This is a predicted structure of an 83-nucleotide RNA (c-di-GMP-I riboswitch aptamer) from an uncultured Bacillota bacterium. Of the family's consensus pairs, 94% are formed in the model. Its mean pLDDT, the model's own confidence on a scale to 100, is 77. Rfam family: c-di-GMP-I riboswitch aptamer. Rfam links the family to the GO term cyclic-di-GMP binding.

RNA sequence: AAUGACAUAGAGCAAAACUAGCGCAAGCUAGUGACGCAAAGCUAUAGGGUCACAGAAUCAUAUUAUGACAGCCAGUUGCAAAA
Numbered sequence: 001a002a003u004g005a006c007a008u009a010g011a012g013c014a015a016a017a018c019u020a021g022c023g024c025a026a027g028c029u030a031g032u033g034a035c036g037c038a039a040a041g042c043u044a045u046a047g048g049g050u051c052a053c054a055g056a057a058u059c060a061u062a063u064u065a066u067g068a069c070a071g072c073c074a075g076u077u078g079c080a081a082a083a
Base pairs, nucleotide, nucleotide: 012037013036017032018031019030020029021028022027035071041076042075043074047073048072049069050068051067052066055064056063
């Protein structure tokens, strides 16, 4: 240098459900568990959207302090390969 063969990773997260706890609730935390995910990493003070409603009010519904959800869209950061 050519040919052939092998490899095509290292990993990561964790739905529903159940158990225990917190919360008015939405929901969250831990364990078990995997439905899935190339961002299912981070961000609720970039923005949009969705959900809850203690107390109040009300004939009733809607509403509301405030809270929650990023595995709804999104913003932002990153691993590998190829070009």